[in-house]
């Protein structure tokens, strides 16, 4: 240095729920909390997973247009689903 991670030493971060903001949703900020985490920092490239606003197509509806529903579809998420990248703190075997 590289892999590796300890009932180490100093710290970090935070799941569910809850309040709140914000978003069509999904999800995100942010306070309380802590299930876990050694990269639970960063990064949507590859899988995967969530949502469907807007489109697109179908059906009903006195119905071109309009409205409800159904269905497809990322340009929206999600790094605490997996892999790959890229930064990084300690230092026992």
């Nucleotide at each position: 240095g590289a892999c590796c991670g300890a009932c180490a030493a100093g710290g970090g971060c935070a799941a569910a729920c809850c309040c709140u903001u914000u978003g069509a949703a999904a999800g995100a900020g942010g306070g309380g909390g802590a299930c876990g985490c050694a990269a639970a920092g960063c990064c949507a490239c590859g899988g995967g997973u969530c949502u469907a606003a807007a489109g697109c197509g179908g059906c009903u509806g006195a119905a071109c247009c309009c409205a409800g529903c159904c269905g497809c579809c990322a340009u929206g998420a999600c790094a605490g689903c997996c892999g790959g990248g890229u930064u990084g703190c300690c230092g026992a075997a």

Predicted 3D model of a 93-nucleotide RNA (c-di-GMP-I riboswitch aptamer) from a Bacillota bacterium. The coordinates come from a structure-prediction model, not an experiment, and the mean pLDDT is 89. NCBI's taxonomy places the organism under Bacteria, Bacillati, Bacillota. The sequence was found by an Rfam model in a public genome assembly.